[in-house]
RNA sequence: CCGCGCUAGUCGGGGAGUCAGCGGUGCCCUGUAGCCUGCAACCCGCUAUAGCAGGGAUGAAUUCCCGCCCCAGGGAACGCGCUGUGCCGCCAGCCCGGGGUAAGCGGCGUUGACGGGCCGGUCUCGCGCAACAUGGAUCCGUGAAUCAUGUCAGGCGGGGAACCGAGCAGCAUUAAGCGGAGACCCGUGUGUGCCGCGAGGCGACCGGCCCCGAGCCGGCUGCCCCGGUAACGGGUAUAACGCGGCUUUCAAAGGCGGGUGCGCGG
Numbered sequence: 001c002c003g004c005g006c007u008a009g010u011c012g013g014g015g016a017g018u019c020a021g022c023g024g025u026g027c028c029c030u031g032u033a034g035c036c037u038g039c040a041a042c043c044c045g046c047u048a049u050a051g052c053a054g055g056g057a058u059g060a061a062u063u064c065c066c067g068c069c070c071c072a073g074g075g076a077a078c079g080c081g082c083u084g085u086g087c088c089g090c091c092a093g094c095c096c097g098g099g100g101u102a103a104g105c106g107g108c109g110u111u112g113a114c115g116g117g118c119c120g121g122u123c124u125c126g127c128g129c130a131a132c133a134u135g136g137a138u139c140c141g142u143g144a145a146u147c148a149u150g151u152c153a154g155g156c157g158g159g160g161a162a163c164c165g166a167g168c169a170g171c172a173u174u175a176a177g178c179g180g181a182g183a184c185c186c187g188u189g190u191g192u193g194c195c196g197c198g199a200g201g202c203g204a205c206c207g208g209c210c211c212c213g214a215g216c217c218g219g220c221u222g223c224c225c226c227g228g229u230a231a232c233g234g235g236u237a238u239a240a241c242g243c244g245g246c247u248u249u250c251a252a253a254g255g256c257g258g259g260u261g262c263g264c265g266g
Base pairs, nucleotide, nucleotide: 001266002265003264004263005262006261009058010057011056012030013029014028015027020047021046022045023044024043035055036054037053038052039051064259065258066257067256068255069254073250074249075248076247078244079243080242081241083239084238085237086236087235088234091233093232095228096227097226098225099224100223101222103221104220105219106217107216108215115211116210117209118208119207120206121205122204123200124199125198126197127196128195129193130192131190132189133188134187135186136185138181139180140179141178142177148173149172150171151170156165157164158163
């Protein structure tokens, strides 16, 4: 160096998740070359030699092992966008309310502003008047089996008689009561009054008169101050989704370099 037989290894790998950890089933990526059967998310099997059980192929190299390069893809953090939600008015926006100012507009003002003085009214109290309501008096009607009055037929009682007495019905009248009228009179009351008289008050408003002689008002805009408001705008936090990069972590496929047996025969 060649041939034959065998062994370790290999017959996909990775990410996230789960887990004390490892591997698998399931999800995602890579990849098509590179086994089969059974098991398994309310999991399955194991324990650092970390899937188990059974069968098969390949086999020391294009295929196994290690390192480097490259980067598909996943994870994490960060940033941006959009949407939802919470909070912030101690957010100079928007909007609303209040106060001030009087630069601009406007209104009032020499037919007299503001200010000052006076009178009257509005207001309060008392009295009166009126109105209304109510009660009474008054008037009318009605009104008593008997315990009202008058007259009392008949009848009754007394008497020798004249006559006397009580008295029902009827008639008349009347009390209480009931009903009505209610102009005048007396009383009481009032969510009453373009009413009168007196007193008070006069801060404010209204009307009038006098003095003075040029401002006054604050509706709109502007400016200043105070407060409210979470719909919008702003800020902040958070969740879902989307996007980003010479961020970080793991890393498939691919490329490069290196490493790795045993026996027999020639």
Predicted 3D model of a 266-nucleotide RNA (Bacterial large signal recognition particle RNA) from an Oscillospiraceae bacterium. Of the family's consensus pairs, 93% are formed in the model. NCBI's taxonomy places the organism under Bacteria, Bacillati, Clostridia, Eubacteriales, Oscillospiraceae. It is recorded under the gene name ffs. Rfam family: Bacterial large signal recognition particle RNA. Rfam links the family to the GO terms SRP-dependent cotranslational protein targeting to membrane, signal sequence recognition and signal recognition particle, plasma membrane targeting.